[in-house]
Notes:
A computed fold for a 90-nucleotide RNA from an Alphaproteobacteria bacterium, annotated as c-di-GMP-I riboswitch aptamer. Its mean pLDDT, the model's own confidence on a scale to 100, is 84. The sequence was found by an Rfam model in a public genome assembly. NCBI's taxonomy places the organism under Bacteria, Pseudomonadati, Pseudomonadota, Alphaproteobacteria.

């Protein structure tokens, strides 16, 4: 130093839920609370999931209606990559 991770240590984040602001939403800020995590630090690069819209296609059927690719955007506590970092039993 790379690799792992303990009923270590010495800290550290913060699910539901609740107030409260923001957004059309998906869901985020802030407070408050732990459910849990060794990156639950950053990062949307693969993928997956949610919202949105959906002209293009495709099904229905006919003043329309479903389904949806591009495409916008949300989750890094949904998985994988990628990058940085505390501590040291086995």
């Nucleotide at each position: 130093c790379c690799a792992c991770g303990a009923c270590a240590a010495u800290g550290g984040c913060a699910a539901a839920c609740c107030g409260u602001c923001g957004g059309a939403a998906a869901u985020g800020g802030c407070g408050g609370g732990a459910c849990g995590c060794a990156a639950a630090g950053c990062u949307u690069c693969c993928g997956g999931u949610c919202c949105g819209g959906g002209c293009a296609g495709c099904c229905a059927a006919a003043u329309u209606g479903g389904c949806c690719a591009g495409c916008g955007g949300a989750u890094a506590g949904c998985g994988g990559g990628g990058u940085u970092a505390c501590c040291g039993a086995a």